[in-house]
Molecule: small-subunit ribosomal RNA
Organism: Bubalus bubalis bubalis
RNA sequence: AGAGUUUGAUCCUGGCUCAGGAUGAACGCUAGCGAUAGGCUUAACACAUGCAAGUCGAGGGGCAGCACGGAGCAAGCUUGCUUGCUUGGGUGGCGACCGGCGCACGGGUGCGUAACGCGUAUGCAACCUACCCAUAAGAGGGGGAUAGCCCCUCGAAAGAGGGAUUAAUACCACAUAGUAAGCAUCUCCCGCAUGAGAGAUGCUUUAAACAACUUGGCUUAUGGAUGGGCAUGCGUUCCAUUAGGUAGUUGGUAGGGUAACGGCCUACCAAGCCGACGAUGGAUAGGGGUCCUGAGAGGGAGGUCCCCCACACUGGUACUGAGACACGGACCAGACUCCUACGGGAGGCAGCAGUGAGGAAUAUUGGUCAAUGGGCGAAAGCCUGAACCAGCCAAAUCGCGUGAAGGAAGAAGGUGUUAUGCAUUGUAAACUUCUUUUGUCAGGGAAUAAAGUGCACCACGCGUGGUGUUUUGUAUGUACCUGAAGAAUAAAGACCGGCUAAUUCCGUGCCAGCAGCCGCGGUAAUACGGAAGGUCUGAGCGUUAUCCGGAUUUAUUGGGUUUAAAGGGUGCGUAGGCGGGCGUUUAAGUCAGCGGUGAAAGUUUGCGGCUCAACCGUAAAAUUGCCGUUGAUACUGGAUGUCUUGAGUGCAGAGGAGGUAGGCGGAAUUCGUCGUGUAGCGGUGAAAUGCGUAGAUAUGACGAAGAACACCAAUUGCGUAGGCAGCUUACCAUAGUGCAACUGACGCUGAGGCACGAAAGUGUGGGUAUCAAACAGGAUUAGAUACCCUGGUAGUCCACACAGUAAACGAUGAAUACUAGUUGUUUGCGAUAAACGGCAAGCGACCGAGCGAAAGCAUUAAGUAUUCCACCUGGGGAGUACGCCGGCAACGGUGAAACUCAAAGGAAUUGACGGGGGCCCGCACAAGCGGAGGAACAUGUGGUUUAAUUCGAUGAUACGCGAGGAACCUUACCCGGGCUUGAAUUGCAACUGAAUAUAGUGGAAACAUUAUAGCCGCAAGGCAGUUGUGAAGGUGCUGCAUGGUUGUCGUCAGCUCGUGCUGUGAAGUGUCGGCUUAAGUGCCAUAACGAGCGCAACCCUUGCCAUUAGUUACUAACAGGUAAAGCUGAGGACUCUAGUGGAACUGCCAUCGUAAGAUGAGAGGAAGGUGGGGAUGACGUCAAAUCAGCACGGCCCUUACGUCCGGGGCGACACACGUGUUACAAUGGGGGGUACAAAGGGCAGCUACCUGGCGACAGGAUGCAAAUCCCCAAAACCCUUCUCAGUUCGGAUUGGAGUCUGCAACUCGACUCCAUGAAGCUGGAUUCGCUAGUAAUCGCGCAUCAGCCAUGGCGCGGUGAAUACGUUCCCGGGCCUUGUACACACCGCCCGUCAAGCCAUGGAAGCUGGGAGUGCCUAAAGUCCGUAACCGCGAGGAUCGGCCUAGGGCAAAACUAGUAACUGGGGCUAAGUCGUAACAAGGUAGCCGUACCGGAAGGUGCGGCUG
Repeated sequence: AGAGUUUGAUCCUGGCUCAGGAUGAACGCUAGCGAUAGGCUUAACACAUGCAAGUCGAGGGGCAGCACGGAGCAAGCUUGCUUGCUUGGGUGGCGACCGGCGCACGGGUGCGUAACGCGUAUGCAACCUACCCAUAAGAGGGGGAUAGCCCCUCGAAAGAGGGAUUAAUACCACAUAGUAAGCAUCUCCCGCAUGAGAGAUGCUUUAAACAACUUGGCUUAUGGAUGGGCAUGCGUUCCAUUAGGUAGUUGGUAGGGUAACGGCCUACCAAGCCGACGAUGGAUAGGGGUCCUGAGAGGGAGGUCCCCCACACUGGUACUGAGACACGGACCAGACUCCUACGGGAGGCAGCAGUGAGGAAUAUUGGUCAAUGGGCGAAAGCCUGAACCAGCCAAAUCGCGUGAAGGAAGAAGGUGUUAUGCAUUGUAAACUUCUUUUGUCAGGGAAUAAAGUGCACCACGCGUGGUGUUUUGUAUGUACCUGAAGAAUAAAGACCGGCUAAUUCCGUGCCAGCAGCCGCGGUAAUACGGAAGGUCUGAGCGUUAUCCGGAUUUAUUGGGUUUAAAGGGUGCGUAGGCGGGCGUUUAAGUCAGCGGUGAAAGUUUGCGGCUCAACCGUAAAAUUGCCGUUGAUACUGGAUGUCUUGAGUGCAGAGGAGGUAGGCGGAAUUCGUCGUGUAGCGGUGAAAUGCGUAGAUAUGACGAAGAACACCAAUUGCGUAGGCAGCUUACCAUAGUGCAACUGACGCUGAGGCACGAAAGUGUGGGUAUCAAACAGGAUUAGAUACCCUGGUAGUCCACACAGUAAACGAUGAAUACUAGUUGUUUGCGAUAAACGGCAAGCGACCGAGCGAAAGCAUUAAGUAUUCCACCUGGGGAGUACGCCGGCAACGGUGAAACUCAAAGGAAUUGACGGGGGCCCGCACAAGCGGAGGAACAUGUGGUUUAAUUCGAUGAUACGCGAGGAACCUUACCCGGGCUUGAAUUGCAACUGAAUAUAGUGGAAACAUUAUAGCCGCAAGGCAGUUGUGAAGGUGCUGCAUGGUUGUCGUCAGCUCGUGCUGUGAAGUGUCGGCUUAAGUGCCAUAACGAGCGCAACCCUUGCCAUUAGUUACUAACAGGUAAAGCUGAGGACUCUAGUGGAACUGCCAUCGUAAGAUGAGAGGAAGGUGGGGAUGACGUCAAAUCAGCACGGCCCUUACGUCCGGGGCGACACACGUGUUACAAUGGGGGGUACAAAGGGCAGCUACCUGGCGACAGGAUGCAAAUCCCCAAAACCCUUCUCAGUUCGGAUUGGAGUCUGCAACUCGACUCCAUGAAGCUGGAUUCGCUAGUAAUCGCGCAUCAGCCAUGGCGCGGUGAAUACGUUCCCGGGCCUUGUACACACCGCCCGUCAAGCCAUGGAAGCUGGGAGUGCCUAAAGUCCGUAACCGCGAGGAUCGGCCUAGGGCAAAACUAGUAACUGGGGCUAAGUCGUAACAAGGUAGCCGUACCGGAAGGUGCGGCUG
């Protein structure tokens, strides 16, 4: 000091979360020791038991109990002892009692209290103070009681009462009385003042002894000290959804009361007093020193320790006393508990232990007064749960240990792996040597006691000091020291996806689970569970809770408000805040010096003590504060004087849709009347509703009414905003300009307040032409509560009154000053002006610096500064609920919480998309030709069926596809029968001699089994079989784990990189723009310059020529020869074959163009603008296809999911679809005749030729492993027939007979012949291919193959067209641009009702509590007052009377909490229903306010905004 998380990515805003520290903690796992400190945070809940306040006999009367001694009696035994009884206070001492002092301290708790309670600083001239200290003085002589004890009575007890008697340091008179106190008068002096001090005179009022031998105690007075009381300034939580409160209230006079001031109390008088600087009310809370955190400022806390306060079961009250309204005192009332003889009594742990309860949770019914301290006492001493110690608890901090050194066979085991190996655990272990803290055992053994007591002595100032001696230790036989043996007694917890240090295997399979945030888990999980390894900390480690920090996320230090949350709709103005120039004065703020205080502890620093540390001691600093005092005077403030520039007034000329009221005008609309006129009008995308023959619409004239003001008109003008537009009159207001006459800071802002405030809306009364929510009808539609149409009411208009909101927006508060420019325009000024680097005030545009997250703003700031106001603090819930205020209502203002999410959001970027735009291309459309869709058949698919109909492919991009050959085989499927190292390949070992051939048996076969014959080599061994073993095998799953291959976009023109530059960045530029191209093809331009993959070219083929070569091809010339034929000699010309070259490049010409290039039925040329065709497929997309072609990870099966065999199935058949074949005929069918290819194939082959058969074919026979032989053409052409018909078209189907292949044609082959002769007469919506040697049409070949279901696929040649105006539209694609709430990218996103579950919450008839207050009645104890009745002889006193009051009762209302039938909305929840509102022009642009309507989103009207 930061990090994670919104996005495809970016910057910003903004919340959430984490890393740190802390705790009186709790929980989980674990645990060796010591030191120090700590330990009911909850029920101020209830308490059994013990203890926590006594002491003094040197105050007193006494003697219950104890001890000692005395006297008497008795017994034992013995001559003085013991025991028992009796007696007497004689002694020590002492229960109870009288008396003194203490009990008001110490200890506990935090209920109450928002207060002079606390803190701090002052004051008391308004006060008290026992014990203590100092000073001055005194202490004479008497008296009467009373407790105890004794006797008696009542009572269960607690206790009470009566009688007799007695003492005191108990009580009461009297004497003494100043320098004392009180009152009155006078004088002096002091103080700001109330007043105080001193002196004089007069009156009134006081004392006590005791032990005992030198002290203590007592009385009076003054002073001190200590402790208290009271008053005041300042500080001290939250809520304004608490705004008014107050009747002893505020003040005065008089009196009472108190230690003392005071409405503290009483009577009378006055009507004040407090409050937005927050009264009153409500909620919460003891305050401080300090503690935690933080860089600090702050924020949070108030446990332990210290100070103060308050309280003692709850409430009230007083008594005693120096002090209390009293924790272990009293009285009363209440609640609760206990005892009881039922009549009455007793009690108060928030003291120390302890118990129950509550709770996540907090200890022993311990020891001692040795020390410190307290009470009493002369003292010894006694008491002391204060205190000091010990016990329990890892609950905290600090310290120590669990060993150290060596040790590689890198052991075994575990784990991982690429596995005969290696890595890791790991110098770790074993093993060797060493040490002994701690623990165990044994021995020794403190300080704390510098003190005090007793005794003795000494000194002097006679109660202090000193000396000697004696004695006092709980903790404790503890700390500590010494010795012994022995590695011996001692390690865990959490974590390992990122943040955050640390990774692999197995299991699981959106399950189980994890999670602080983001998020993991759906078969290869570094995130779950286990293991191995690692990381961190360590006697602890984690989790939870809480606080601060990080969070500048409430911002004083130190934030913001155009669009992210946030500027009030606008003005006027009160309080308040802030305020121009120059002087004088003051010294409140401010600054400085000094003084007082700021307790101690704590914090920081230095030094020191416990073996170190924590801890403790000591010293210093700090304590940022308050008060006082002395100075300073720049600034601010106060007072005062003055000035004119801020502000205002005046004068002058000029401006405007500024406002209010009145009058006037024309056009249009609708209606009415009268004409003209006839069949339609109107309306729409198209229609219909509607109007019209009773005369509409149209048109002419006249009239009526209401509303709004065309052109001018503008980025214009005016107004504070809302807003304002025909002309004119009156009144009112007004910015700006010029002048510088007047005032002299009069200013700025502005919480509350007041006023104004579009549209819609409300009330009353008018008015109503148009338009038009609602409503009605017609359309559209799946529906259409809408968009469109026809009507139509409130309303729209006026007057008066309310309402008070808008996207009331520049989404930008007001004011002042300063800070580069360019340009347009309005109104003035500079005498005039078209001129002006002029001036002022507005309204606009553009662009710098600067600012900003960016977009952008930029003298009209969102820049630089100052002042004041308003507002914001994650999204939703919600501008909602409740409360209050306003309103006739609608509603407006103010304005939460529970709960829920980890985002919501702004700007910009790249894509994708749009029922956005522009440009361009393509058999995309159009123009044509031929098809498909109808029929039959073939084939594939779906579906159905089946034992099985194996599997895959499924929009384009599956469907004559994998399959380029399913009768068996193939074959993967089904049924049945066999085998289990297996059908195939291979290593090792053992055994055997086979293998094979022939023959046989069983069987459907596989297989099982029998017989005969039967190895090679010299050997090692080979070969084969059987057995065993190690590998097998799987067309089983996952194409969403993969490789490879392929389809498609698409042969579309795109996709990128380096460097540079721009931008905070994602990114951009380049690649955009103009022209051009088939093309990101090129040219020009250019912050880009280059480059790569694609395009093109290079390759193959075809078209022309040349050249080389010449057999099996060819044959022009020469020669031979046949029935004929390159048949033969020969030739190398031609064709052809196959090698090498050439040729085409917009090269030439013309026109256009800067160029690139385009155009020309241009030239030339075989070919002309890529000559035709092919191969060639960029970055990528579709988790596209394929695990069944192959390969391969993982999973699964192993006498079976492997393998062999027989048979069946893949060929089924109501049906649906795709692709084809053949046709429907005359451009044809049949018959006859005749001609011309290319490319391929051929020995288990192609087969000439001959014979037989109608034929398929058969039997012979020949050539050819092929430019040599063979397969081998059909359309076309010629002749002829048929004559428009279900035919001489068409050939399906069926019957019969055959041929061929093959082990075998039943399921299930092809072909031939004879016979049969179905549908079909050109095909609906719709749809496919093709732009030239193409479509169409004709045949030929090949692969696979025994044969073939081939009409399929791949090739070959023959014949050989039509059309393209053109790019509006459909489809697909490319580039640029625009919008976006999409990024899984429109098959996107997303809204609301309804239905279901869960959650919190509002209302609510009521019900139940709580605290506080008011009124009335009653009223205990008790103080005070009074006093006739009562008592007392009396003085006088009450238990008598009165006031007050806790408590109780009654009553009405308010506040607050809980609960509630029912009810309202809200939130959340993978796959519910209805629609489609929003995001693109979202398919009717959206949104805001308002009103009405509708299942719902929503629709419509009116006004506004552009987001």